RNAcentral holds the sequence, with entries from ENA and Rfam. This is a predicted structure of a 72-nucleotide RNA (transfer RNA) from Cutaneotrichosporon oleaginosum. Rfam family: tRNA. Rfam describes the family as follows. Transfer RNA (tRNA) molecules are approximately 80 nucleotides in length. Its mean pLDDT, the model's own confidence on a scale to 100, is 82.
């Protein structure tokens, strides 16, 4: 340099055209003499930037930008 993958919550990851969600974590509220477990609830997202296709884009195309691999 070329080429393939990947970028979603504090973290690890689903979601592949039509509403953005889980487990963990966090806050609160329960139960306990009390502390871990447990049970209910609840906040948290410009879905990497920018144009583009579409009535509509997390998704589908460009091209930037970051992480991984692999050729020379």
């Nucleotide at each position: 340099g070329c080429c393939u993958u990947u970028g979603u919550a504090g973290c690890u990851c689903a979601g592949u055209g039509g509403c953005a969600g889980a487990g963990c974590g966090c806050g609160c509220c329960u139960u306990u003499c009390g502390u871990a477990a447990g049970g209910g609830u609840g906040a948290g997202g410009u879905c990497g930037g920018c144009g583009g296709u579409u009535c509509a884009a997390u998704c589908c195309c460009g091209u930037c930008c970051g992480g991984a691999g692999g050729c020379a």